[in-house]
RNA sequence: CGUGCCUCAGACAUGCAAGUCGAACGUGAAAAUGGCUUCGGCCAUGAGUAAAGUGGCGCACGGGUGAGUAAUAGUUAGGUAACGUACCCUCUUGCUGGGAAUAACCAGGGGAAACUUUGGCUAAUACCGAAUAGUCCGGCUGAAACUGCGGUUUUGGUCGGUAAAGCCGAAAGGCGCGGGAGGAGCGGCUUAACUCCUAUCAGCUAGUUGGUGGGGUAAAGGCCUACCAAGGCGACGACGGGUAGCUGGUUUGAGAGAAUGAUCAGCCACACUGGAACUGGAACACGGUCCAGACUCCUACGGGAGGCAGCAGUUAGGAAUUUUGCGCAAUGGGCGAAAGCCUGACGCAGCAACGCCGCGUGAGGGAGGAAGGCCUUCGGGUUGUAAACCUCUUUCGAUGGGAACGAAAUAAAUGACGGUACCCAUAGAAGAAGCACCGGCUAACUACGUGCCAGCAGCCGCGGUAAUACGUAGGGUGCAAGCGUUAUUCGGAUUUACUGGGCGUAAAGCGCAUGUAGGUGGUUUAGUAAGUCUGAUGUGAAAUCCCUGGACUCAAUUCAGGAACUGCAUCGGAUACUGCUUUACUUGAGUACUGGAGGGGAGGACGGAAUUCCUGGUGUAGAGGUGAAAUUCGUAGAUAUCAGGAGGAACAACGGUGGCGAAAGCGGUUCUCUGGACAGUAACUGACACUGAGAUGCGACAGCGUGGGGAGCAAACAGGAUUAGAUACCCUGGUAGUCCAUGCCGUAAACGAUGAGUACUAGAUGUCGGACCUUCUUACCGGUUCGGUAUCGUAGCUAACGCGUUAAGUACUCCGCCUGGGGAUUACGGUCGCAAGAUUAAAACUCAAAGGAAUUGACGGGGGCCCGCACAAGCAGUGGAUUAUGUGGUUUAAUUCGAUGCAACGCGAAGAACCUUACCUAGGCUUGACAUUCUGCGCAUAGCUAUGAAAGUAGUGAAAUCUCUUCGGAGACGCAGGGACAGAUGCUGCAUGGCUGUCGUCAGCUCGUGUCGUGAGAUGUUGGGUUAAGUCCCGCAACGAGCGCAACCCCUGUGGUUAGUUGCCAGCAUUAAGUUGGGCACUCUAGCCAGACCGCUUGCCGAUAAGGCAGAGGAAGGUGGGGAUGACGUCAAGUCCGCAUGGCUCUUACGCCUAGGGCUACACACGUAAUACAAUGGCCGGUACAGAGCGCACCGAAACCGCGAGGUGGAGGAAAUCGCAGAAAGCCGGUCUCAGUUCGGAUUGCACUCUGCAACUCGAGUGCAUGAAGCUGGAAUUGCUAGUAAUCGCGGAUCAGCAACGCCGCGGUGAAUACGUUCCCGGGCCUUGUACACACCGCCCGUCACGCCAUGGGAGUUGGUAUUGCCUGAAGCAGCCGAGCUAACCCGCAAGGGAAGCAGGUUUCUAUGGCAGUGCUGAUGACUGGGGUGAAGUCGUAACAAGGUAGC
Repeated sequence: CGUGCCUCAGACAUGCAAGUCGAACGUGAAAAUGGCUUCGGCCAUGAGUAAAGUGGCGCACGGGUGAGUAAUAGUUAGGUAACGUACCCUCUUGCUGGGAAUAACCAGGGGAAACUUUGGCUAAUACCGAAUAGUCCGGCUGAAACUGCGGUUUUGGUCGGUAAAGCCGAAAGGCGCGGGAGGAGCGGCUUAACUCCUAUCAGCUAGUUGGUGGGGUAAAGGCCUACCAAGGCGACGACGGGUAGCUGGUUUGAGAGAAUGAUCAGCCACACUGGAACUGGAACACGGUCCAGACUCCUACGGGAGGCAGCAGUUAGGAAUUUUGCGCAAUGGGCGAAAGCCUGACGCAGCAACGCCGCGUGAGGGAGGAAGGCCUUCGGGUUGUAAACCUCUUUCGAUGGGAACGAAAUAAAUGACGGUACCCAUAGAAGAAGCACCGGCUAACUACGUGCCAGCAGCCGCGGUAAUACGUAGGGUGCAAGCGUUAUUCGGAUUUACUGGGCGUAAAGCGCAUGUAGGUGGUUUAGUAAGUCUGAUGUGAAAUCCCUGGACUCAAUUCAGGAACUGCAUCGGAUACUGCUUUACUUGAGUACUGGAGGGGAGGACGGAAUUCCUGGUGUAGAGGUGAAAUUCGUAGAUAUCAGGAGGAACAACGGUGGCGAAAGCGGUUCUCUGGACAGUAACUGACACUGAGAUGCGACAGCGUGGGGAGCAAACAGGAUUAGAUACCCUGGUAGUCCAUGCCGUAAACGAUGAGUACUAGAUGUCGGACCUUCUUACCGGUUCGGUAUCGUAGCUAACGCGUUAAGUACUCCGCCUGGGGAUUACGGUCGCAAGAUUAAAACUCAAAGGAAUUGACGGGGGCCCGCACAAGCAGUGGAUUAUGUGGUUUAAUUCGAUGCAACGCGAAGAACCUUACCUAGGCUUGACAUUCUGCGCAUAGCUAUGAAAGUAGUGAAAUCUCUUCGGAGACGCAGGGACAGAUGCUGCAUGGCUGUCGUCAGCUCGUGUCGUGAGAUGUUGGGUUAAGUCCCGCAACGAGCGCAACCCCUGUGGUUAGUUGCCAGCAUUAAGUUGGGCACUCUAGCCAGACCGCUUGCCGAUAAGGCAGAGGAAGGUGGGGAUGACGUCAAGUCCGCAUGGCUCUUACGCCUAGGGCUACACACGUAAUACAAUGGCCGGUACAGAGCGCACCGAAACCGCGAGGUGGAGGAAAUCGCAGAAAGCCGGUCUCAGUUCGGAUUGCACUCUGCAACUCGAGUGCAUGAAGCUGGAAUUGCUAGUAAUCGCGGAUCAGCAACGCCGCGGUGAAUACGUUCCCGGGCCUUGUACACACCGCCCGUCACGCCAUGGGAGUUGGUAUUGCCUGAAGCAGCCGAGCUAACCCGCAAGGGAAGCAGGUUUCUAUGGCAGUGCUGAUGACUGGGGUGAAGUCGUAACAAGGUAGC
């Protein structure tokens, strides 16, 4: 400076919001004061005042609200020749003379009141005759002009009708009154265009449409009425339903639009609800009347009163919207001659950050960067010049003083706001900052708390112990007297696409055609001027928006001017294009003639093969069927075979991305009828065309009705199988049906998932039907051309895939359709149908996706190629027994913990009696068993006593000094004390490091540059060969490179050389013995070399390559054998109990010490081993040959003792010297003779040995005795391809001893087999499919059960709304009656009568109400239907891979 009940047009207490005029009229107080009084009262003033009444004007304006209204409305532009107009302005003319009443008032009556009634008096600008009058009104009758032909205007004649009021003033004059004409302004009516959604509203209409007569109105009109006619409206959306006041404008937007209609302004409608009229110029009247209804109030119960959607205010409702304020000073309105009165209009003030605008909350200086806070890597950083402190200023606010404009005509008077704006002074930085946010979008980060909790969240999404996302704090960012949230509108959204979208696969082309309306339409002549273009005029209210300028200090705001208002109407002009009328044309289209092609259609006739059945013959036991079977058929003769017959259906080969048809569809041969296309000719018509909403026809299969037919096949059904089940897949049967005729149905992945038509735009190739050229005629071949069909492909298009003259390219015309997924191929309603059902077609609710194409992976009971002891071929096993050992389970005070498919289970553990030890029980300690630091004392502190299970506790106590020394002390050590701290095998391997397992020693995994692709990505790395290998070669839009492979390293196999001790010994000497001398040739040892590379004057294969096969040579031949070596990565794989480590937890205990117990339990289950079951063997005796290791708290010889384990002993050995140490299988000989044994050795008893502080729980070994199971092992399953398997022993680590039969090594003896890659498992490469990407241990469907939600049906119940028929019939207008009543005028002397009325009655219309019914719509309803949704429910496994029966 603006704005302020958007909801209940719900209800309202109280006050105010419309009165005024004495200059229209008649009446007319009181209080108070003064005076008088006989005290009863009277007089004067107050005062012709107040007041009411008659009368006039106003009350139809102003103010409120938006219920109704989709056209009786609004907007824009017209018409009114179909109209009205009080007050106002201009002009003209007139106002003569009478009459009768009535309110107020007075006196009575009724009533509680509201009010009313009787009688009487009185006035007027109230009322009534009469006179006069006109360009007035009406009737009759002329003329002229204009005309839209209906009329209008002008000007005449004649007849009839109709006027008036006075007041003020001394007067002048003024104000008023009547008639007429004109004007202004304001209204009424009317036309055209435009103005929301819905077709699940398609037909509506009887006053309906028109006419005539009449009525009615200011006025046209079915506005009303009588009669006549049968019209009128409608897909350009009538009728119905829903919603809604309309506009200028407002918000937004680049615009086009979309949404909206507060304030301000124009129009409309309404005034408690419904109806009605009266008065009036105007109303059917917000603050009037009557009636009905609902509600509220008063009441004496008889009856009355009321209407805030005026201003305030109350209540209710609501998320939500103000004071019962001041003033008529200004502007405006009513009345009045005026003064003036009235005015909740209006001017102001109050309340509300509700909006817009402006201003302040201070400015400058100020680093020891104070304190405090927060963070920290503990150094510091940050808050931060911020504060403190110094200097300065004073807007706003406060107080005091002054002080307006708004006031204008006019001299005075007159200001609600208001002592306000504004000015001056005084004091003092003083009184004045919040809100949101900080994961991304989106500017801004850390700490703590919390621990899928609490919570956040606009979308994505955060939170399950290190949260920049929750909460708090510090810091920061953004706005700022505001800031956030919520709601709503537009934008972004080209996401309804007019500007400006699409429809092969994402949503979307009707199944196909014929054709109506409509839309669109070839060349040409002339005209017209509807569209189109242009100019002018009028209008488009003001305000708003925009521009310029002015006024408030600025701004918001406001004032003035301009522009604009993109529109509408009228007039004039232009004529290219479109339209319309018209003249021609032939190229579009059609006709005609000639010709060939065709499963095009309809009807009839005929044919052979096959299946089945029947008859007969031959013939005998099976047939049939399957993965395998069975049901089934067959000795009553099947199957098989031969002959004959019956019947129905379908037409093999030809057959073809070949033909025909609009599509559906059409296939033996032949006849009849018939449609279309194509080619050629160029005679005819002359745009006759294209498309096509509705409409009509056709329309596979299945299905339905009626009547036939029925061979085969075959839903349902039955049986047999399969299976956990099997209402399936397979099998045996089998009915509808399939076939024919006829009538329905009207749908399909009815697909090219691609509407029809026309034109244009590179080609190549195949094929079908014509014509022409060429070829001697002819037939091929070839070429040209028209029509069809198919593959590839350029440009172009496409999200990509792909399309590409048969377009999905470039354009045009017309139609249909789409607008996220689910709900929903649904519900309700309509239409169709015999039914089944079809068609049209929503909403609630719910989700943040659903979907397309392509990419990389992964996967497949997809494919190809290849590899591996993967299978196969073999050998030996496991699974059965006993024992050992580990695990599960169970048990227990504890049976410590971890490892759990492969890749846990003789694993961590290369060794649990104590210790270990982490577990349990019990006893103890608390700066601690261990580390650093401080203080004191002591000093290398043993020993002893008591007690105890020990640890320890409590005592006693002698004695004396380790190192250095500057002689002070220091260090080390011990004790005591205190705080920091120690300590934890406590938790988290899903916070981690490191290490390890596994795929896998598989051949792979990547990068740079280039190229391709919109992109993800691809290429390289694919392909042809080859390899153990992404090994190599060749090719190639790729060229190179890296990590892997290979090689380089170690052992081993051959040789050479060097060196010979502890090794060796050929020759020489020597001995019991390489024992010694000697020697180093040999073996051996261990250093260094050589050697192998597909290298070869070799052959073959291969591409001349890589390479392969074979051969030679060689100790070794094609990586010689073995080892070490493990790419990018996967498994949140394993390990916090090896170690390290973040965080958390415990701290007289979850730490530490100690004793005992446990880890060794035992119904059972599993894994891994050992030993066996025996004769290829057991036992006894004899005898031969290794390698690699180890040894001082150790190996331990000889010798002796013991049956033996072992003991005694102590030589030698820190090792090529000594020892462990006898190798065993083997070989030779003997015995056993097939047995639970002379096999097997478990178990148990007795007696011992060794280790050790200690063998009870709980060690190993020895001897004697005992002598279990077991006679080769079900399903299943493991290892191994050569010095391998198998078998035999030896050594070592750990270790006092030992559970070792384990593990790691070593050598001895020493095989069999591999056709091969179909299958199982694992892997590699390429390819394919995919609805998987946590990647098949994936994904995912349906029923059932439970919770919740919305919804359909539903016997009904109950509202709303609209309407039909009948009844009722208030008030009121109009008509009629009007015997009762009546002043004015007329007649009459009068009485009286007439005219004109009144009361009253009655009729039509009609509100409301009632009865009966109907349509639409809402709520509700036992029960019921499906739908949606909900961490871990049930049943199966339908789909995605060939998804295990391809799917639909």
This is a predicted structure of a 1448-nucleotide RNA (small-subunit ribosomal RNA) from an uncultured bacterium. It matches the Rfam family "Bacterial small subunit ribosomal RNA". Rfam links the family to the GO terms ribosome and structural constituent of ribosome.